[in-house]
RNA sequence: CUCUUAUUAUGAGUGGCGGAGGGAAUAGGCCCUGUGAAGCCCGGCAACCUAAAAGCAAACAUUUUUGCUUUUUACGGUGCUAAAUCCUACAAACCUAUUAUAAGGUUUGGAAGAUAAGAG
Numbered sequence: 001c002u003c004u005u006a007u008u009a010u011g012a013g014u015g016g017c018g019g020a021g022g023g024a025a026u027a028g029g030c031c032c033u034g035u036g037a038a039g040c041c042c043g044g045c046a047a048c049c050u051a052a053a054a055g056c057a058a059a060c061a062u063u064u065u066u067g068c069u070u071u072u073u074a075c076g077g078u079g080c081u082a083a084a085u086c087c088u089a090c091a092a093a094c095c096u097a098u099u100a101u102a103a104g105g106u107u108u109g110g111a112a113g114a115u116a117a118g119a120g
Stems, first nucleotide, its partner, number of pairs: 001120008013042001015041003021032003026089004043081003048077002051072009085112001090109007
C1' cells in the first nucleotide's frame, strides 16, 4: 500500500511543557482557539486483540476443537480523549412549495475516511 471482517450518535482533564494554528483530503457551511491551537508528557476512557466463567450450536468420537451470545477482568499491544466521522456532497423513498422544473427538508442506503483484527 491492497483485500476481508467488525465498529463508527456511549465514554474520557480546571494537569505539565509548548506557543499559533486546528476540526483527514477537495468544495460549501458551521465551529474550536492567547480564558492558549497543533505536537509531546502525565492522567483518564473504552474493550478490537488478551484473560476467566456461563449458555447455545456444529464437527469429532469422549472430551476435545470450532463458531456464536452474555457477564466479568484490564498486566500488556493498539486506539480514543470539543461538537454524530461537526454537517453536507452520490442514490432512492417521502414531505413542503411550484403549472412544471430549479430549490428546501426528513429517513434509509451507499461512497470516502478513521480504528482494530486477519490475509497478501